[in-house]
RNA sequence: UGACGAUAAAGCCAUCCCUAUCGUAAGGUAGGCGCGGAAAUCCACGGGUCCGCCCCUCCUCCAUAACCAGUACCGGACAGCCGGGUUGCCAAA
Numbered sequence: 001u002g003a004c005g006a007u008a009a010a011g012c013c014a015u016c017c018c019u020a021u022c023g024u025a026a027g028g029u030a031g032g033c034g035c036g037g038a039a040a041u042c043c044a045c046g047g048g049u050c051c052g053c054c055c056c057u058c059c060u061c062c063a064u065a066a067c068c069a070g071u072a073c074c075g076g077a078c079a080g081c082c083g084g085g086u087u088g089c090c091a092a093a
Base pairs, nucleotide, nucleotide: 005090012037013036017032018031019030020029021028022027035080042085043084045083046082047081048078049077050076051075052074056070057069
């Protein structure tokens, strides 16, 4: 110096929920809380999940239309889903 990583030390982030606010929504922001995290720093590159839209299909129906359900394409969200890239504290065995 690097890897690994602790019944070490100093710190960091912060689930769910609540309040306010933005958004059609998923979700985001601020404050409180703290489930947890050795990168739970940052980045939508790949996969995945979720939301919106909805060609088309399907169901019901005398018929039309509507509703319900599925869904391509397109547009978004999630970095605390996984992988990848990137930066970073300590220093025991």
The RNA shown here (c-di-GMP-I riboswitch aptamer) has 93 nucleotides and comes from a Deltaproteobacteria bacterium. Of the family's consensus pairs, 94% are formed in the model. Its Rfam family is "c-di-GMP-I riboswitch aptamer". About the family: GEMM was predicted in a large-scale screen for bacterial structured RNA regulatory elements. The sequence was found by an Rfam model in a public genome assembly.